[in-house]
The prediction has a mean pLDDT of 84. Predicted 3D model of a 477-nucleotide part of an RNA (small-subunit ribosomal RNA, 5' domain) from Hippophae salicifolia. Its Rfam family is "Bacterial small subunit ribosomal RNA". RNAcentral holds the full RNA, with entries from SILVA. The source organism's lineage runs through Eukaryota, Mesangiospermae, fabids, Elaeagnaceae and Hippophae.

Context: one part of a larger RNA
RNA sequence: AGAUGAACGCUGGAGGCAUGCUUAAUACAUGCAAGUCGAAUGGGAAAUGGUGUUUCUAGUGGCAGACGUGUGAGUAACGCGUAAGAACCUUCCCUUGGGAGGGGAACAACAGUUAAAAAUAGCUACUAAUACCCCGUAGGUUGAGGAGCAAAAGAAGGAAUCUGCCCGAGGAGGGGCUUGCAUUUGAUUAACUAGUUGGUGAGGCGAUAGCUUACCAAGGUGAUGAUCAGUAGCUAGUUUGAGAGGAUGAUCAUCCACACUAGGACUCAGACAUGGCCCAGACUCCUACGCGAGGCAGCAGUGGGGAAUUUUCCACAAUGGGCGAAAUCUUGAUAGAGCAACACCGGGUGGAGGUAGAAGGCCUAAGGGUCGUGAACUUCUUUUCUCAUAAAAUAAGUAAUGACAGUAUCUGGGGAAUAAGCAUCGGCUAACUCUAUGCCAACAGUCACAAUAAUAUAGAGGAUGCAAGAGUUAUUC
Numbered sequence: 001a002g003a004u005g006a007a008c009g010c011u012g013g014a015g016g017c018a019u020g021c022u023u024a025a026u027a028c029a030u031g032c033a034a035g036u037c038g039a040a041u042g043g044g045a046a047a048u049g050g051u052g053u054u055u056c057u058a059g060u061g062g063c064a065g066a067c068g069u070g071u072g073a074g075u076a077a078c079g080c081g082u083a084a085g086a087a088c089c090u091u092c093c094c095u096u097g098g099g100a101g102g103g104g105a106a107c108a109a110c111a112g113u114u115a116a117a118a119a120u121a122g123c124u125a126c127u128a129a130u131a132c133c134c135c136g137u138a139g140g141u142u143g144a145g146g147a148g149c150a151a152a153a154g155a156a157g158g159a160a161u162c163u164g165c166c167c168g169a170g171g172a173g174g175g176g177c178u179u180g181c182a183u184u185u186g187a188u189u190a191a192c193u194a195g196u197u198g199g200u201g202a203g204g205c206g207a208u209a210g211c212u213u214a215c216c217a218a219g220g221u222g223a224u225g226a227u228c229a230g231u232a233g234c235u236a237g238u239u240u241g242a243g244a245g246g247a248u249g250a251u252c253a254u255c256c257a258c259a260c261u262a263g264g265a266c267u268c269a270g271a272c273a274u275g276g277c278c279c280a281g282a283c284u285c286c287u288a289c290g291c292g293a294g295g296c297a298g299c300a301g302u303g304g305g306g307a308a309u310u311u312u313c314c315a316c317a318a319u320g321g322g323c324g325a326a327a328u329c330u331u332g333a334u335a336g337a338g339c340a341a342c343a344c345c346g347g348g349u350g351g352a353g354g355u356a357g358a359a360g361g362c363c364u365a366a367g368g369g370u371c372g373u374g375a376a377c378u379u380c381u382u383u384u385c386u387c388a389u390a391a392a393a394u395a396a397g398u399a400a401u402g403a404c405a406g407u408a409u410c411u412g413g414g415g416a417a418u419a420a421g422c423a424u425c426g427g428c429u430a431a432c433u434c435u436a437u438g439c440c441a442a443c444a445g446u447c448a449c450a451a452u453a454a455u456a457u458a459g460a461g462g463a464u465g466c467a468a469g470a471g472u473u474a475u476u477c
Base pairs, nucleotide, nucleotide: 002476003475004474006473007472008471010469015345016344019340020339021305026303027302028301030300031299032298035063036062037061040060041059043057044056045055046054047053070258071257072256079183081181082180083179084178085177088175089174090173093171094170095169096168097167098166099165101135102134103133104132111124112123113122114121115120140149141148142147154163156161184230185229186228191221192220193219196218197217198216199215200214201213202212203211233255235253237248238247239246240245260281261280263278264277283294284293285292311337313336315334319333320331321330322329350380351379352378353377360371361370362369363368385414386413387412388411390409421466422465423464424463425462426447427446428445432461433460434459435458436457
C1' cells in the first nucleotide's frame, strides 16, 4: 500500500446497487408471522313474503402446521467435507397391474343440567360422515409344510364423464445407516477402558450393530499423541499474497445443532416437534388463594448491555409455499418502500472570455512579490434544483388483475442558480514563511522537537494530498 458487517471527532448536495446487534443463546409490553376444504359431514345463522336458491360457519373429518423463518448456545464428532458401500424407509408426484361385496355400534356438535372467580371440566339424552368396528374376499406377509394374520369410501354432474379410496410392482425426489481419508491448541495432560473388545443364545429396530440382556473369553485404544483440559458450528467461499502460504467463515448457498433450562414420549410417511403435548425447575402475569396462563435465537418494536447496528411501514401485483375440483383464501417467505456516506460505482458543485494585475490579506532587501484569471464584469449551458403537463414496463399470447407509484422517464418554463471539505507541510513523506511561546504550554508512528531568531508547539498567510468525503483507532495479510 490492501482489506473490514466497523467505530470515533470534523464535514456532507443528488443517483444506482448492496449491507446494517460482531456485545447479553439477556428479559420482553403490543400487533401480526399457518392455515385451508361445505364438491367428506350432521347441525346452526343470514338474505328473500314463502318454496327453491345463495352466502356464512362453532363442531366432527381430511390435508398442511417435520416446509418456510431465526440463531450459533452446544458440538473436536462420521458433526462437516470428500470418496465409496449395503442391511433399509418413503405422504404427496409419475408409470403400471388388480380391487372396492355384506353388515353394525358409537362420539362431538346441538339440547338439558351440574361445578367453577377464571381457565375449563363432569353428567344425561339424540345424531351424520371419506370418523370407527365386524364378516367375506386377496399374485401381500410369516412358515419346510399344514396353517395363521392383514384392505377399501364415497362425492360432483342432467349425462358423457371426472375426482377421490384399498392392495401390489417400478421410478423420481427425500431420508436413516456403515466405512477410507481429511478436520484447532496444550505432554508443565501418559496412560485410558468394564458393555469396556470379541463370541454364542435371546430380545429389539424400517435397517446393520453391545443397540439391550444372560453366559463365555480377556480383550480393545495409545508417542503415527489415546485419555484429559482449552477453544470452536463445518464447508463452498471471503481477504491478503507473484505464488507457496497466512487470516477468516457477516450477507448469499449446502449440511448440522438449538428454539426459557433439563427430561420424556404421543401423533405421523416423516418430529422426540420454535408460534403441539406431559413432568420438573427458574422467571413473569392473573386469582374469589383452591387454582390457572406464558415463552420474539419469526417480522417490527421496548428495557438492558455496548464504541456500535434501522420502521411497532406497504402489498400478496410478481416468484414460491399450504389447502381446495375451482373461484378464492392464506403467507412479516417474498416483492417493495422508509432510516443510516456503513461499503462499492459513475456523475455534479459550472463552461468560455476577462488586468485597472482593483480593493483586502500575508511577506518584503519598502523597489516590489504573492493569494490571482482567482473575484468583479461580459456571455453561454442546465447534470442537479424548482414549477407544471404527459406517463410506463416487469401481466404469464381471450379479457381482467400493479404493492412499488403518479415512481422511473418524457416535454415545457425558471434561474449559476441549491451543492466542499478533511488531513498534512523537520526526515521517512508530496508541501514554507511570519507572529506568539521560551525544556513552559504542547507535539509525537519512529528518529526526535521546545531552554528568546522553533520550516517539528499554537495562530495566520501560503502550499501539498485526497475529495463527498477525509483523518484517527481497532483487527488482519